[in-house]
RNA sequence: GACAUGGCCGGCGAUGGGGCCCGCCGGGGCCAGUAUGGCUGAACCGCGGUCUUGCUGAUGGCUCCUGACCGAGC
Numbered sequence: 001g002a003c004a005u006g007g008c009c010g011g012c013g014a015u016g017g018g019g020c021c022c023g024c025c026g027g028g029g030c031c032a033g034u035a036u037g038g039c040u041g042a043a044c045c046g047c048g049g050u051c052u053u054g055c056u057g058a059u060g061g062c063u064c065c066u067g068a069c070c071g072a073g074c
Base pairs, nucleotide, nucleotide: 008027009026010025011024012023013022016065017064018063019062020061021060028040029039030038031037032036046055047054048053
């Protein structure tokens, strides 16, 4: 110096929030110049079709809350 793994940290898993669990990505590069700023990079951004269209879902999974819709009771 490179690679892999573990711990830790950050981000993500098609519509909001909390808890627990699971999975994925990252912990890099460049510029400016001394503390930060800018650019860039990964995971991620549902499915079908006769392509001016159709369908499912507030979860990645479990659970609770919130919002929306329908029905019943008071």
A computed fold for a 74-nucleotide RNA from an uncultured Thermomicrobiaceae bacterium, annotated as Fluoride riboswitch aptamer (crcB RNA motif).